A computed fold for a 357-nucleotide part of an RNA from a Patescibacteria group bacterium, annotated as small-subunit ribosomal RNA, central domain. Rfam family: Bacterial small subunit ribosomal RNA. The organism belongs to Bacteria candidate phyla, within Bacteria. Its mean pLDDT, the model's own confidence on a scale to 100, is 83. It was read from a public genome assembly.

Context: one part of a larger RNA
RNA sequence: UUGGGUGUAAAGGGUCCGCAGGCGGCUUUGCGCGUCUCGCGUCAAAUGUCAGGGCUCAACCCUGUCACUGCGCGGGAUACGGCGGAGCUAGAGCAUGGGAGAGGUGUGUGGAAUGGCGGGUGUAGUAGUAAAAUGCGUUAAUAUCCGCCAGAACGCCAAAUGUGAAGACAGCACACUGGAACAUUGCUGACGCUCAGGGACGAAAGCGUGGGGAGCGAAAGGGAUUAGAUACCCCUGUAGUCCACGCCCUAAACGAUUGGUGCUAGAUAUUGGCGGUAUCGACCCCGCCAGUGUCGGUUAAAAUAGCUAACGCAUUAAGCACCACACCUGGGGAGUACGGCCGCAAGGCUAAAACUC
Numbered sequence: 001u002u003g004g005g006u007g008u009a010a011a012g013g014g015u016c017c018g019c020a021g022g023c024g025g026c027u028u029u030g031c032g033c034g035u036c037u038c039g040c041g042u043c044a045a046a047u048g049u050c051a052g053g054g055c056u057c058a059a060c061c062c063u064g065u066c067a068c069u070g071c072g073c074g075g076g077a078u079a080c081g082g083c084g085g086a087g088c089u090a091g092a093g094c095a096u097g098g099g100a101g102a103g104g105u106g107u108g109u110g111g112a113a114u115g116g117c118g119g120g121u122g123u124a125g126u127a128g129u130a131a132a133a134u135g136c137g138u139u140a141a142u143a144u145c146c147g148c149c150a151g152a153a154c155g156c157c158a159a160a161u162g163u164g165a166a167g168a169c170a171g172c173a174c175a176c177u178g179g180a181a182c183a184u185u186g187c188u189g190a191c192g193c194u195c196a197g198g199g200a201c202g203a204a205a206g207c208g209u210g211g212g213g214a215g216c217g218a219a220a221g222g223g224a225u226u227a228g229a230u231a232c233c234c235c236u237g238u239a240g241u242c243c244a245c246g247c248c249c250u251a252a253a254c255g256a257u258u259g260g261u262g263c264u265a266g267a268u269a270u271u272g273g274c275g276g277u278a279u280c281g282a283c284c285c286c287g288c289c290a291g292u293g294u295c296g297g298u299u300a301a302a303a304u305a306g307c308u309a310a311c312g313c314a315u316u317a318a319g320c321a322c323c324a325c326a327c328c329u330g331g332g333g334a335g336u337a338c339g340g341c342c343g344c345a346a347g348g349c350u351a352a353a354a355c356u357c
Stems, first nucleotide, its partner, number of pairs: 004328003007311002012325001014201004021194003025088007033081002035077008048066001050064005091191001092188003095184003103177007110154001114150008125136002162169002206247006215241002220236004258324006266295011306313002330357003339350004
């Protein structure tokens, strides 16, 4: 190289954008670069093939022939690929229209709950647990009523719901703003797909500076439990959790399933849009497009075909194909050492070997 794989056995990059590269729709025309074909030349010797010969045979050696892999020149073919020209609209994009949405950013604002503070009522407990104790409480707690303040999170609606590339996103209002679906079929005319390197985003924890701090709560202290209890349970409680700005860049970052395109029975539910039927109009009903789910048992219907080691997947494929990228190659050593790059640090990315089974 040929070849096999990646849902769960080793293996899909956390996600997207995207240069180079690879791949690329329909019609026509030119070239003839790839490609195919014919001829000529070349392709040292040895080696190899075939034929013959020489050492008694063979190995070995000799003679002749052919071949392999190509290369050069010339003639020819033009389907496919390529390059150039012309055109097309089914891919892609744009425009127009009315809708959907927890998509993002910022500002403001609301009620419940919790805690604190002030005041009133009221008196001996309260809190906590399996049971307790530590704790809180006569300097008046817990409970209850009124008021003020603070921070964080948004009950019902709420759903198998929706949106986003992923991480993720939920009170309400406003401003700014990204994307997608549907309809019209008006415009451009292949402008496309994927993407090594690169760039951007990236939960939680963590780091830096400044703020904030109600509740919760690593660490820490105390009380229990226990043989012990550096735990599980209880009482406290710092960092943190929150905000701004700057870092970190990891994850069971999961659908453990890369992206794109086409093809391959259905049924049913639901979200968004459109059309039709009906109607005064809407609902209902029927159909189309895009998304999100389900199809278990018996049977009389409905998971068929295909794939899979099985489980299962089955138009949201793990089916049938093509294109591009990433990744795997026995377990441990090890996602470690060393080196390099990045980081304030923590550490991250890249990534072995000896040895051993």